[in-house]
The RNA shown here (Bacterial RNase P class A) has 367 nucleotides and comes from a Planctomycetota bacterium. The sequence was found by an Rfam model in a public genome assembly. Taxonomically the source falls in Planctomycetota (Bacteria, Pseudomonadati). Model confidence (mean pLDDT): 78 of 100. Its Rfam family is "Bacterial RNase P class A". The family's RNA type in Rfam is ribozyme.
RNA sequence: GGAGCGGGGUCGGCGACCGCUCGCCCGCGAGGGCGAGAGGAAAGUCCGGGCUCCGCAGAGCAGGGUGGUGGGUAACGCCCACCGUCCGCGAGGACCGGGAAAGUGCCACAGAGAACAGACCGCCCCUUCCGCCCCGCGCGGAGAGGGCAAGGGUGAAACGGCGAGGUAAGAGCUCACCGCGGAAGCGGCGACGCUUCCGGCACGGCAAACCCCACCCGGAGAAAGACCGAAUAGGGGAGCGCGCGGCUCGCGCACAGGCUCCCGGGUAGGUCGUUCGAGGCGCAUCGCGAGAUGCGUCCCAGAUAGAUGGUCGCCGCCGCUCCGCAAGGAGCGCGCACAGAACCCGGCUUAGGAUCUCGCUCCCGAG
Numbered sequence: 001g002g003a004g005c006g007g008g009g010u011c012g013g014c015g016a017c018c019g020c021u022c023g024c025c026c027g028c029g030a031g032g033g034c035g036a037g038a039g040g041a042a043a044g045u046c047c048g049g050g051c052u053c054c055g056c057a058g059a060g061c062a063g064g065g066u067g068g069u070g071g072g073u074a075a076c077g078c079c080c081a082c083c084g085u086c087c088g089c090g091a092g093g094a095c096c097g098g099g100a101a102a103g104u105g106c107c108a109c110a111g112a113g114a115a116c117a118g119a120c121c122g123c124c125c126c127u128u129c130c131g132c133c134c135c136g137c138g139c140g141g142a143g144a145g146g147g148c149a150a151g152g153g154u155g156a157a158a159c160g161g162c163g164a165g166g167u168a169a170g171a172g173c174u175c176a177c178c179g180c181g182g183a184a185g186c187g188g189c190g191a192c193g194c195u196u197c198c199g200g201c202a203c204g205g206c207a208a209a210c211c212c213c214a215c216c217c218g219g220a221g222a223a224a225g226a227c228c229g230a231a232u233a234g235g236g237g238a239g240c241g242c243g244c245g246g247c248u249c250g251c252g253c254a255c256a257g258g259c260u261c262c263c264g265g266g267u268a269g270g271u272c273g274u275u276c277g278a279g280g281c282g283c284a285u286c287g288c289g290a291g292a293u294g295c296g297u298c299c300c301a302g303a304u305a306g307a308u309g310g311u312c313g314c315c316g317c318c319g320c321u322c323c324g325c326a327a328g329g330a331g332c333g334c335g336c337a338c339a340g341a342a343c344c345c346g347g348c349u350u351a352g353g354a355u356c357u358c359g360c361u362c363c364c365g366a367g
Base pairs, nucleotide, nucleotide: 001363002362003361004360005359006358007357008356009355010354011353012315013314014313015312016311017310018309020037021036022035023034024033025032026031039338043349044348046347047346048345049344050343051221052220053219054218058249059248060247061246063217064216065215066214067213068082069081070080071079072078083097084095085094086093087092098212099211103210104209105206106205107204120152121151122148123147124146125145127143128142129141130140131139132138160178161177163175164174165173179201180199181198182197183196184195185194186193187192225272226271227270228269235263236262237261238260239259240258241253242252243251279298280297281296282295283294284293285292286291316336317335318333319332320331321330322329323328
């Protein structure tokens, strides 16, 4: 100097004038004063919760979710560390990570053969016929019988790999190493790893195929729900016992009641829920880390056809031009993404521009 990998932050600021919403205070009122006012994703509604309601939400089936180990957390399908496999020179990244000897199923086409398979091209033995000939069973061609699956081919994948020996030619047939299975010892909380020994060794992949195993799961949802006020028709009809995903059991309530549906009538007002929280920020300690603990400090939207805006100026960032040795200065651009709370919080996913910063890796070069 170049190319990369991983983490964290910011996303406009200040002033003036006018305008809007909420909170608190003053005022009889009109009104006035002070303070605050949209995101890192507010998005998707995909997970997990808080909260509210269903009298309790008990057991099971069905259904759904997760899937290495150990931690974090209120919890999770999230986060952290580690293990294993794969990718990358590397920093790092990805993961569908329990089970294929419980069972069922699939692997198209090609290929001889796709799970206890198989002979297309071939290799070897033996034999018949023909030709050549150096007259040796030497060379070539066609056929019958037998042996082989090591070589080539097909394929995404071919029933262990590679090297040597052995064999008529071959084959774990034998041997060493690797792989696979088992045992022991050591290390580790563990998933696992290492070392040594034994065995010629079961016959692939897919479970993000059905399934088996382990663990987890009541339901609904802020238009949840609670209260106040007002008005009407305390209407009419049908069915049935009801109890918030389906089914069964249990339990509870009810038979004068309640639930569901249809027709018809009235109201469409107001308050709460509604923002003080598993809260933000700072420091310290512990921890590899996610985080935990302690101390201090702050209050930071609460609307309901839904506020947070408009104009001007300066500053910030980016690009271009000019001046300047440089630092820097001047001018132009109208350029600055994705995008707006609606009960709240922890995550994940998606969108996306500019910029700052920290750590690490690789390559080239100079001193």